[in-house]
Context: one part of a larger RNA
RNA sequence: GCAUCCCAAAGGAACUCGGCAAAUUAACUUCGUAACUUCGGGAGAAGAAGUACCUAUUGAUUUGGAAUCUUUAGGUGGCACAGAAAUGAGGAUGGCGACUGCUUAGUAAAAGCACAGCUUUUCGCUAAUUCGUAAGAAGACGUAUGAGAAGUGAGACCUGCCCGGUGCCAUAAAGUUAACAGGACUUGUCUUCGGGCAAGAAAUUGAAGCCAUGGUAAACGGCGGUCCUAUUUUGAGGAUCCAAAGGUAGCGUAACCCACUGUCGGGUAAGUUCCGACCUGCAUGAAUGGUAUAACGACUGUCCUACUGUCUCUGGGAUGCGCUCA
Numbered sequence: 001g002c003a004u005c006c007c008a009a010a011g012g013a014a015c016u017c018g019g020c021a022a023a024u025u026a027a028c029u030u031c032g033u034a035a036c037u038u039c040g041g042g043a044g045a046a047g048a049a050g051u052a053c054c055u056a057u058u059g060a061u062u063u064g065g066a067a068u069c070u071u072u073a074g075g076u077g078g079c080a081c082a083g084a085a086a087u088g089a090g091g092a093u094g095g096c097g098a099c100u101g102c103u104u105a106g107u108a109a110a111a112g113c114a115c116a117g118c119u120u121u122u123c124g125c126u127a128a129u130u131c132g133u134a135a136g137a138a139g140a141c142g143u144a145u146g147a148g149a150a151g152u153g154a155g156a157c158c159u160g161c162c163c164g165g166u167g168c169c170a171u172a173a174a175g176u177u178a179a180c181a182g183g184a185c186u187u188g189u190c191u192u193c194g195g196g197c198a199a200g201a202a203a204u205u206g207a208a209g210c211c212a213u214g215g216u217a218a219a220c221g222g223c224g225g226u227c228c229u230a231u232u233u234u235g236a237g238g239a240u241c242c243a244a245a246g247g248u249a250g251c252g253u254a255a256c257c258c259a260c261u262g263u264c265g266g267g268u269a270a271g272u273u274c275c276g277a278c279c280u281g282c283a284u285g286a287a288u289g290g291u292a293u294a295a296c297g298a299c300u301g302u303c304c305u306a307c308u309g310u311c312u313c314u315g316g317g318a319u320g321c322g323c324u325c326a
Base pairs, nucleotide, nucleotide: 001321002320003319004318005317006316007315008314010312011311014310019307027051028050029049030048031047036041038154052076053075054074055073056072059069060068077081089305090304091303092302093301094300095299096297097296101113102112117152118151119150120149121148122147123146129138130137131136156291157290158289160223161222162221165220166219167216168215169214170213171212175210176209181204185200186199187198188197189196190195224241225240226239227238228237250284251281262278263277264276265275266274
């Protein structure tokens, strides 16, 4: 010096991206326990007290005894009695995801995936769908309370407007339209001049599709601009243009806000973070789900108590290794 440990005056997060690491707490018995809540929880909430040994004693258990548990009173010793070890730190408030679960074997465990629930859609059984050239197989020895596909993601309150585009479904009159069919006619060739053979070919006929007409957004998706106006400000209101319809309820500087450390309030002596509001939403918004939410989380942000060598600021000690000398 390195590794692993132990101790520390005064202070106690001043350390640091961040209390990372360490320390604190810890067992059993008794008392006591808030907001909120889906009434189950939250909860071991929080916060207190007791605990060794000896003597006597109450009750329970047992047919009795033993063993065990329990009540009360008195006493004894120590610095220390859950006398070692093992053995929860706690609280307040946001975000996200309801939850238990699963995941990048070897940098990521999460807010990602899944999930119960919800919704749409296909399929009537030789089912749809999938694998295979096929035979055949899965679906299923199942039968719509079933099976497949897709989205959302407990429960609560809800889920607005738009079918113009794209997709899907339905309809079927006209139009367009391939091959086949059809054969006016044309060319070549042969001819006994009657025609034969070969190649080509107009009209006509002709399915799906396209076109057309409707429907459909928990299908893919979309959800405006300008000018004026109530002596100031704002704009209920008016005018005009465009569009399929012009963003409803909510929420909002947000895991979304560029300008931005927005403005105000709270917390601090001091706060680019945090919490509560405001709304001027560069570029929120309703199953690409919106909003709030008890419980849960090795998730993530902020704060407080306790605690500490994280730090002020280092020091001492132990074991092993390294180095130097003998």